[in-house]
The prediction has a mean pLDDT of 76. This is a predicted complex of two RNAs, RNase P RNA and transfer RNA, with 450 nucleotides together. It holds a member of the Rfam family "Bacterial RNase P class A".
RNA sequence: CGAGUUAACUGCGCAGUCGCUUGCAAUUUAUUUGUAAGAGGAAAGUCCGAACUUCAAAGGGCAGAGCGCUGGCUAACGGCCAGGUGCCGUGAGGCAACGGAAGAAAGUGCAACAGAAAACAUACCGCCUAAGAAUUAUUAAGUUAAUUCCGGCAAGGGUGAAAUGGUGGUGUAAGAGACUACCGCUCGGAUAGUGAUUGAAGAGGCAUGGUAAACCCCGCUCGAAGAAAGACAAAUAGGGAAGCAUCUGGAUUUAUUCCAGGCAGAGCUGCCCGUUCUGAGUUUCCGGGUAGUUCGUUAAAGGUAUUUGGUAACAAAUACCGUAGAUGAAUGACUGCACUAGACAGAAUUCGGCUUACAGGUUAACUCGCUUU
RNA sequence: GGCGGUGUAGCUCAGGUGGUUAGAGCAUGCGGCUCAUAUCCGCAGUGUCCGGGGUUCGAGUCCCUGCACCGCCACCA
Numbered sequence: 001c002g003a004g005u006u007a008a009c010u011g012c013g014c015a016g017u018c019g020c021u022u023g024c025a026a027u028u029u030a031u032u033u034g035u036a037a038g039a040g041g042a043a044a045g046u047c048c049g050a051a052c053u054u055c056a057a058a059g060g061g062c063a064g065a066g067c068g069c070u071g072g073c074u075a076a077c078g079g080c081c082a083g084g085u086g087c088c089g090u091g092a093g094g095c096a097a098c099g100g101a102a103g104a105a106a107g108u109g110c111a112a113c114a115g116a117a118a119a120c121a122u123a124c125c126g127c128c129u130a131a132g133a134a135u136u137a138u139u140a141a142g143u144u145a146a147u148u149c150c151g152g153c154a155a156g157g158g159u160g161a162a163a164u165g166g167u168g169g170u171g172u173a174a175g176a177g178a179c180u181a182c183c184g185c186u187c188g189g190a191u192a193g194u195g196a197u198u199g200a201a202g203a204g205g206c207a208u209g210g211u212a213a214a215c216c217c218c219g220c221u222c223g224a225a226g227a228a229a230g231a232c233a234a235a236u237a238g239g240g241a242a243g244c245a246u247c248u249g250g251a252u253u254u255a256u257u258c259c260a261g262g263c264a265g266a267g268c269u270g271c272c273c274g275u276u277c278u279g280a281g282u283u284u285c286c287g288g289g290u291a292g293u294u295c296g297u298u299a300a301a302g303g304u305a306u307u308u309g310g311u312a313a314c315a316a317a318u319a320c321c322g323u324a325g326a327u328g329a330a331u332g333a334c335u336g337c338a339c340u341a342g343a344c345a346g347a348a349u350u351c352g353g354c355u356u357a358c359a360g361g362u363u364a365a366c367u368c369g370c371u372u373u
Numbered sequence: 374g375g376c377g378g379u380g381u382a383g384c385u386c387a388g389g390u391g392g393u394u395a396g397a398g399c400a401u402g403c404g405g406c407u408c409a410u411a412u413c414c415g416c417a418g419u420g421u422c423c424g425g426g427g428u429u430c431g432a433g434u435c436c437c438u439g440c441a442c443c444g445c446c447a448c449c450a
Stems, first nucleotide, its partner, number of pairs: 001369010013337006020038007040344001044355002047353005052226004059273004064222005069083005084098001085096004099217002107215002109211002124157002126153003132149006165183006184206001185204003192197001230295002232292001239286006247261005263279005288449003302321008339342001374446007383399004392430001401417005423439005
């Protein structure tokens, strides 16, 4: 200098004029004036996890859903940090739904077409005639040769996404882990580590293919609804229709009331059990009323800085800050100057994450290549 | 703001236990019939299965992520 990797930050600036929302103060009783503050790293998608609120409790079982290497962090998580293993990259580094298919342990299914054969065996082309049989030719001679049958083989070819170790040698009729050397693999478990994992000695001719984002098994977690939740206030006709149910026994009594059981309805919104309440109601639909200057609502697992502990995520202590809050819904418009001519995009109960979108600019650490010293 | 669903040919829909080349009706085009048109008969074309990525030998189908569209949801008695 060029090409990259990782992490962090920024996201038009200044001045003037006119507005908008909220808090506070004054004036005054519905306004005015002054002053202070006023969108983001993603406010987004609503994909996870919580806080908070209501559902009488949030009980047991089944079903269902989610998660899935190890250790830690956290209120919690499918998130983050560190590590292990595998794959990719020359490298800095990146990616992984990464539990289980000989497993800690038990089953089922699927693989179109092609191919001999698709998971327990098998032979289309091919290689071989050593053993057995037949025919023909030949020979002194079942002596030699050829062909066929019965056979032997899995080296080579061919099919496929995938075909039962690789290379060299020995061996054989031809071959083959049949045998051997090296490599690979399997069993094995020393050692190290909290653990995932690592994998020494020793043993074995090699067995046990793929798929669980197929059913399933194992372990862990999970009640539902969501601020249009909910609380309070105000107002109205506590109205109408349909469905379900209003039972039995005992005691007492004029009525009635009480007790026990059954049934029905409702409450956890998949089912069952259990449990509570009610015999009046309850469910659905129609009709009626209210669209509130109210609360929830913005101080919160809050932020910034320093120190300490920790590799880190993070935690603790101290100091400082006070940081949008609308409800037809504010955060804007215009003018001037400057430049690189301004990307994605607009809060709605609140947090922690993830994912997606994003013109351009800045910084730090590291890697590779080339050049110079 | 919250919750739920859908996306396959020009239109309306099937297909869903992953398998060879994704179908049906209507519409469209061509031919036949007719003097001509319609009806009728025959034949044909037509797809980025909403986009991107992953799992798998193989994805319309399974998983992740984005986009577009549609529907429902106030309180009181």